[in-house]
């Protein structure tokens, strides 16, 4: 160059106009909110919700204090459920990293739910399908040799739980921020009902009690197992130290829209308590490192 | 925003040590009976077992992903 692995990284750009959120300051207001002028405003997957944990809160068992009503710590075994070469990393996992084994690949390098044990061999083809025999030829002798087919053919062998059993670890049982909490006690519905009304009744009914429904202010609510460099330990996942810098937080739910120019013509798609994995989606670019090739230069 | 179930014939559902060609009721179709309809009785046809990738000699069935759909939580 060309083919191919493997990682990162980016996700049009720039200018005006005009909207929408949140903060900050100013002005105004009794406030609640107006307005101005600054400033922050989706993603690598914000998706699936498939693991895993942070934080809540209900239960169980035991232990301890005590103002007898709660408080604080634990959380063994049982059953269920996960996980499964060894060995580390982590808050934790099924996740990541080394390794060994076994498969694919010329090679880089990729894939393995990869513990143990026992069952099983049900279709179809085949004589016959796990117990062995059956046919031809052969030999003293089931001695030896051959036999379509089929995934496997008589062999301490093939296939072989990713439906069952054991081991060994890990989990106290569940529910999930629509967890829970605070403020405040309004709204509507029904049901009994005092006073009261009247057609005097199984009638209506302010207030008043007792049940039930929708709705809602504000916390939870964004600084968190952050991020970036460097340094040290470590083959590596990662750990430490140490400087720096920390800006999305809405609730019917903002983060757009419109116009101009220039390019390579722009894909998947859009927050909801939070954070680490995995899996899916995804036009096109760029950059490192590898490995195969060597027609031409 | 979070949980839970489901997907087999045109409809409602079965299908289990994984194994011949997946069935069963209604439904449709033809044929018989009947003056006609219906009932009945008898034959027929109808399946991407949501979808893909993996385990297996072999998957509707066992494992992972994806997809559509419906419940139910202040």
């Nucleotide at each position: 160059g060309c083919u191919g692995g493997c990682c990162a990284g980016u996700a049009g750009g720039c200018a005006g106009u005009u909207g929408c959120u949140c903060c900050g300051u100013g002005u105004u207001g009794c406030a609640a909110g107006a307005u101005a002028c600054g400033g922050g405003g989706a993603g690598g997957a914000a998706a699936g919700u498939c693991c895993g944990a942070a934080c809540a809160c209900u239960c169980c068992u035991c232990c301890g204090c005590c103002u007898c009503g709660g408080c604080g710590g634990a959380g063994a075994g049982c059953a269920g459920g996960g996980u499964a070469g060894c060995g580390g990393g982590u808050a934790a996992u099924g996740c990541c990293c080394g390794u060994c084994u076994g498969g694919a690949g010329u090679a880089a390098u990729c894939c393995a739910c990869g513990a143990g044990g026992u069952g099983c061999g049900a279709a179809c083809a085949g004589a016959a399908a796990c117990g062995a025999c059956c046919c031809g030829g052969u030999u003293a002798a089931g001695u030896c040799c051959g036999g379509c087919u089929g995934a496997a053919a008589c062999g301490u062998g093939c296939u072989a739980a990713a439906u069952c059993c054991u081991u060994a670890u890990c989990u106290g049982a569940g529910u999930g921020c629509a967890a829970g909490g605070c403020c405040g006690u309004g709204u509507c519905c029904u049901g009994c009902g005092u006073a009261g009304c009247u057609u005097u009744a199984u009638g209506c009914g302010a207030a008043g009690c007792a049940g039930g429904a929708a709705g809602u202010g504000c916390c939870g609510c964004u600084u968190g197992a952050g991020a970036u460099c460097a340094g040290c330990a470590g083959u590596a996942a990662u750990g430490u130290u140490g400087a720096u810098u920390u800006u999305a937080g809405a609730u019917a739910a903002a983060u757009g829209a419109c116009u101009g120019c220039c390019c390579a013509c722009g894909a998947c798609a859009g927050a909801a308590u939070u954070c680490g994995g995995c899996u899916u989606a995804u036009c096109g670019c760029u950059g490192g490192c590898c490995a195969g090739u060597u027609a031409a230069c | 925003g979070g949980g839970c179930g489901c997907g087999u014939a045109g409809c409602u559902c079965a299908g289990u040590u994984g194994g011949u060609u997946a069935g069963a009721g209604c439904g449709g179709c033809c044929g018989a009976u009947u003056g006609a309809c219906g009932u009945u009785c008898g034959g027929c046809a109808g399946g991407u077992c949501c979808c893909c990738c993996g385990u297996u000699c072999g998957a509707g069935u066992c494992g992972g992903g994806g997809c559509g759909c419906g419940c139910c939580c202040a």
Two RNAs folded together computationally: RNase P RNA and transfer RNA, 371 nucleotides in total.
It holds a member of the Rfam family "Bacterial RNase P class A".